[in-house]
C1' cells in the first nucleotide's frame, strides 16, 4: 500500500422558531381542614399560566425459540403430541453463547456442518448392471439348493448403505396470553331480602279533594358503559477491578435513559457537508433470523514495494 477476514461504535451536524406527550418545580383565584381577639393566620392537594428538564431502533421488524409475570388446570405415573441430539462449559432459561475434538471449503486469517441407535423392527437405495433389498437368476458342479464362481456398482447372491423416511433411545416441555389479571363503578333491564298496598300503594311539584288504578320504596349482589392499575428502576446502563482461554460471574463506583394508549417522540426556517440508508416503541428481557446508504476505530491474514 493492495486485497482480505474477524470484532466493536456510530446512523446527517449546528442553531433559532412554533407544536406534541409525560415528569419536576412554583403555584392567583377558586377547594377542603385546623386556629382565631371575627380582623385574619396557618397547612394541604391542584385546574391554568410560567420556570426547567426528557422523549423510538440496531434492529423498535418476523413472531421463530426460551425466560419472567398474570390467570386457569394440577395426588403419582403414563399415552398421545412437539422440540433437542459429539464432549465439556456459561446462563434465569434456550433449538441460543463460549471452549474443544472430528468432516468439508481456503495459501492465510478464518468459514460452515443436520453428527445417538443400522444386530429390535418397517420402509426405500438414482445412474449402471440380467438381477438391488429377496431371494431369485446365469454357468460349472453334487446323491441332494450341495458347493463355487457371476463383468456392473457406493453396496450382488450377505454380518452392505441409508434415522435431512418411519422408528428406537436419551433429555426437555400443562394450557392460555397485557385484549393476561386486578381494583373503583353510572343509566337502563333483569336477581335476592325486606317494608307497604284494591280495607287503595305509587302518581299528579308542598297540602287538601278530586282523577287515574297496580305495583312501589329500602337495600344488597353480579356484569355492561367508564376510570385505575398492571406500565418501565431493570436477569438496567456506564467506568474499574479480580476469577476464567472464552462465553460469563464476583466485588466496588457512577448514572436514570419514552411509557403513550384511538395512541405524543414532529414541523418550519437558515449554515454546513461526505447529500443522509432499513425503519416506528405498544407488558418486560435473552437470544436467533431477516431488511440496511453508508462512516470511524481495533485485532488479524496473504502478496507487493522501501529502509
Nucleotide at each position: 500500500a493492495a486485497a482480505g477476514c474477524c470484532g466493536a461504535u456510530c446512523a446527517g451536524a449546528c442553531a433559532a422558531c412554533c407544536g406534541c406527550u409525560g415528569c419536576c418545580a412554583c403555584g392567583c383565584a377558586g377547594g377542603c381542614c385546623c386556629c382565631u381577639u371575627c380582623g385574619g393566620g396557618g397547612g394541604c392537594a391542584u385546574a391554568a399560566a410560567u420556570g426547567g428538564g426528557a422523549g423510538a431502533g440496531g434492529a423498535a421488524a418476523g413472531u421463530c425459540c426460551g425466560g419472567g409475570c398474570u390467570c386457569c388446570a394440577c395426588a403419582g405415573a403414563g399415552c398421545a403430541g412437539g422440540a433437542u441430539g459429539c464432549c465439556g462449559g456459561c446462563u434465569a432459561a434456550c433449538g441460543g453463547c463460549c471452549g474443544g475434538a472430528c468432516g468439508c471449503c481456503g495459501c492465510g486469517a478464518g468459514g460452515c456442518g443436520a453428527g445417538g441407535a443400522a444386530u429390535a423392527g418397517g420402509g426405500c437405495c438414482a445412474c449402471a448392471g440380467a438381477g438391488a433389498c429377496g431371494a431369485g437368476c446365469g454357468u460349472a458342479u453334487u446323491a441332494a439348493g450341495u458347493u463355487a464362481c457371476g463383468g456392473u456398482g457406493a453396496a450382488a447372491c450377505g454380518c452392505g448403505g441409508u434415522a435431512a423416511c418411519c422408528u428406537c433411545c436419551a433429555u426437555c416441555c400443562g394450557g392460555a396470553g397485557c385484549a393476561a389479571c386486578a381494583c373503583c363503578a353510572a343509566a337502563u333491564a333483569g336477581g335476592c331480602a325486606g317494608g307497604c298496598g284494591a280495607u287503595g300503594a305509587a302518581g299528579c311539584g308542598g297540602c287538601u279533594c278530586g282523577c287515574u288504578g297496580a305495583g312501589u320504596c329500602u337495600g344488597c349482589g353480579g356484569g355492561u358503559a367508564g376510570g385505575u392499575g398492571g406500565c418501565u428502576g431493570g436477569a438496567g446502563c456506564c467506568g474499574g477491578u479480580c476469577a476464567g482461554c472464552a462465553a460469563u460471574g464476583g466485588c466496588c463506583g457512577g448514572c436514570c435513559u419514552a411509557g403513550a394508549g384511538g395512541a405524543a417522540u414532529g414541523g418550519u426556517u437558515g449554515u454546513c457537508c461526505a447529500c443522509g440508508a432499513c425503519a416506528g416503541a405498544a407488558c418486560c428481557c435473552g437470544g436467533c433470523u431477516u431488511a440496511c446508504c453508508g462512516a470511524u476505530c481495533g485485532a488479524c491474514u496473504u502478496u507487493c514495494c522501501c529502509a
The RNA shown here (Bacterial RNase P class A) has 307 nucleotides and comes from Thiobacillus sp. NCBI's taxonomy places the organism under Bacteria, Pseudomonadota, Nitrosomonadales, Thiobacillaceae, Thiobacillus. Model confidence (mean pLDDT): 79 of 100. A source record names the gene rnpB.